Source information:
Small-subunit ribosomal RNA, 5' domain from a marine metagenome, 503 nucleotides, folded computationally. The RNAcentral record of the full RNA draws on SILVA. Its mean pLDDT, the model's own confidence on a scale to 100, is 83. It matches the Rfam family "Bacterial small subunit ribosomal RNA". Its family is annotated with ribosome and structural constituent of ribosome in the Gene Ontology.
Context: one part of a larger RNA
């Protein structure tokens, strides 16, 4: 001297912008954060018309679908995004460059081609039981874009054959085998199957780069290869049987200890060094470990199962639970916020649509954490007043500085009006906010370190190697410019000064 996700001490007027558990990936009360769609279904409710009854509350019944609503269950999309975290990871985990002739891909766009005809289950509901409770068992009825046959089809799959061709098995004909659908809602759409291309997200492999340790020198048996199976979207010891004996290593193997990487950020003239908070790209974890389901897509943060730990609840038989989401608790810590407002934009999810959801987001509250910005008033005013300081007592200073006179109103209080943000019908959380106007009154607004030298800035007074200061040298034992107070002076200023890490 910059910087800082900062702490601490004094100190504090305002505004915009932007950040706000670095520690305990400790535990967690409450609340909400993933639903949606009656235009897929069947049921039941409620409205709605007559009718009877009435104790005037209402209750029965029956009809009607040209009606309206709601939604417990079945379906069907979503919950694999989005949001939080950095513990694990020295790894093809990041970067970057390439590769897939070894691969998949819901919804989304563009093409081709088709939807024929049957059947069944199971919730819901009901009947019965079991249970404290979570739930749960039998039986029994039923609907569908639920299921599961039968027809029908390919340039798609499989298998043969024939022919072309590659470095490596591809691409074309032929034949056989196997194998699809689903329907609503009103005139027009949405959907349903099979297929071929895209796009758009992924998965796999490979070059190269990617921290300390030799006081870690030898590791390795599924290891390293090969036949063969199995496996997977899909290469492959990815698994398995046999076989062979390899594989890596000092250009550092294996062990150790640290760390998520990365566009970036500090800082420095670079070259370098540090570093990875917000932001934005990829990994990784959802109380520790382990498994698979379901699906295009997870081995799944608010699903599932199993072991541990821990905490509720229990009628002790047995159950519930997982804030590294938002708020908010408790606890560690120097140290880090509200149990807020809206879905109005902006994305997302379902849904023809309206619309619902939406702690994502946008906002607002709190912190001078930080960075920018402004103000705490201007002019004018010597008898240089009081008054402090200090003295050689004359005087000097503080000092135009005050008073006082003139203005001013940025801020500030009060009134008044008041958006944009939403393109074209509805819609504005922020908000009566910003901004405009009038009124008022110098009114509401300065502090903190330091004054030996390094370094700008000095006198008195106490103290007496004592109290204390201090970043280095060093001050302090009777006149201390170094300790404490006061005047004064200098730097910085809504901040100033320690500390602490980096350059």
């Nucleotide at each position: 001297g910059g910087a800082c996700g900062a702490a601490c001490a004094u100190u504090g007027g305002c505004g915009g912008c932007g950040c706000g558990c670095c520690u305990a990936a400790u535990g967690c009360a409450u609340g909400c954060a993933a639903g949606u769609c009656g235009a897929g279904c069947g049921a039941a409710c409620u409205c709605g018309u007559u009718u009877u009854c009435u104790u005037c509350g209402g209750a029965a019944a029956a009809c009607a679908u040209a009606u309206a609503g709601u939604u417990a269950g079945c379906g069907g999309c979503g919950a694999a995004c989005g949001g939080c975290u950095g513990a694990g990871u020295a790894a093809c985990g990041c970067g970057u460059a390439a590769g897939u002739a070894a691969c998949c891909u819901g919804c989304c766009u563009c093409g081709a081609a088709g939807a024929g005809g049957g059947g069944a289950a199971a919730a819901a509901c009901c009947a019965u039981g079991a249970g404290a409770a979570a739930u749960c068992a039998u039986g029994g009825c039923u609907a569908a874009u639920u299921c599961c046959g039968c027809g029908u089809a390919a340039u798609a799959u499989c298998a043969a054959u024939u022919a072309a061709u590659u470095a490596a098995u591809u691409u074309a004909a032929u034949u056989g085998a196997a194998g699809a659908a689903a329907g609503a809602u009103u005139u027009a759409u949405c959907g349903c199957u099979u297929u071929g291309a895209g796009a758009u997200g992924g998965g796999c492999u490979u070059g190269c780069g990617u921290c300390c340790u030799a006081u870690c020198a030898g590791g390795u048996a599924g290891u390293u290869g090969g036949u063969g199976a199995g496996g997977u979207a899909a290469u492959a010891g990815c698994u398995c049987a046999c076989c062979a004996a390899g594989c890596c290593u000092a250009a550092g193997a294996c062990g150790g200890g640290u760390a998520g990487c990365u566009g970036g950020a500090g800082u420095g003239a670079g070259a370098g060094c540090u570093u990875g908070a917000c932001c934005a790209g990829c990994c990784a974890g959802a109380g520790g470990g382990g498994g698979a389901c379901u699906g295009a897509g997870a081995c799944a943060c608010g699903g599932c199962c199993c072991c541990c730990a821990c905490u509720c609840c229990u009628a002790c038989g047995g159950g519930a639970g997982g804030c590294a989401g938002c708020a908010g608790c408790a606890g560690g810590g120097a140290a880090u916020c509200u149990u807020g407002c809206a879905c109005a934009a902006u994305g997302g999810g379902c849904g023809a649509a309206a619309g619902c959801c939406u702690g994502a987001u946008g906002c607002a509250g709190c912190g001078a954490c930080g960075c920018c910005g402004c103000g705490u008033g201007a002019g004018g005013g010597a008898u240089g007043a009081a008054g402090g300081u200090u003295u050689u007592a004359g005087g000097a200073u503080c000092g135009u500085a005050a008073a006082c006179c003139u203005c001013u109103u940025u801020u500030c209080u009060u009134a008044g009006g008041g958006a944009a943000u939403a393109g074209u019908u509805u819609g504005g959380a922020a908000g009566g906010u910003a901004c405009c106007u009038a009124a008022g009154g110098a009114a509401u607004a300065a502090g903190u370190c330091a004054c030996g030298g390094c370094u700008a800035a000095c006198u008195a007074c106490g103290u007496g190697c004592c109290a204390g200061c201090a970043g280095c040298c060093g001050c302090g034992g009777u006149a201390a410019u170094a300790c404490g107070u006061a005047g004064g002076u200098g730097g910085c200023a809504a901040a100033u000064g320690u500390u602490g890490u980096c350059c």